[in-house]
RNA sequence: AGUCUGUUUCAGGGCGGAGUGAAAGUCUCCACCGGCGGUAAUGCCUGGCGUUUUCGCGCAGGUUAGUCCGCGAGCUGGUUUUCAGCUGAUUUUGGUGCGAUUCCAAAACCGACGGUUAAAGUCCGGAUGAAAGAAACGGGAU
Numbered sequence: 001a002g003u004c005u006g007u008u009u010c011a012g013g014g015c016g017g018a019g020u021g022a023a024a025g026u027c028u029c030c031a032c033c034g035g036c037g038g039u040a041a042u043g044c045c046u047g048g049c050g051u052u053u054u055c056g057c058g059c060a061g062g063u064u065a066g067u068c069c070g071c072g073a074g075c076u077g078g079u080u081u082u083c084a085g086c087u088g089a090u091u092u093u094g095g096u097g098c099g100a101u102u103c104c105a106a107a108a109c110c111g112a113c114g115g116u117u118a119a120a121g122u123c124c125g126g127a128u129g130a131a132a133g134a135a136a137c138g139g140g141a142u
Base pairs, nucleotide, nucleotide: 003140004139005138006137007136008135009134010133016030017029018028019027031122032121033111034110035071036070037069038068043063044062045061046060047059048057049056050055066109067108074086075085076084077083091107092106093105094104095103113125114124115123
């Protein structure tokens, strides 16, 4: 260092304004939010190298996608410790470039279940839960 394994900790954000109404954080208009791993040319940070004084580097590492690839959560069924199935969004147009669905600009689209004086991504509840995974510490064999 890779690999197997144990323990512990951590692991989701968002309704502000106006309108209608008996009633709406649920409707309408504007607003606001974006789990985990992968992928990465820009940007940012750290280091290194070159040059030699402030620049350069497709050199290294870190970070960077709600819509790409995969997963979790959630839902359904069953023979219920476990298994099977389902599970959002055309992302688009333009720009740079040899190269971008990730950068820049503009526009668009999406969001479980149950509850509720009225239909919920944003309120309440299952949930002080579970979990993709992340980190720290330890152990075994090689």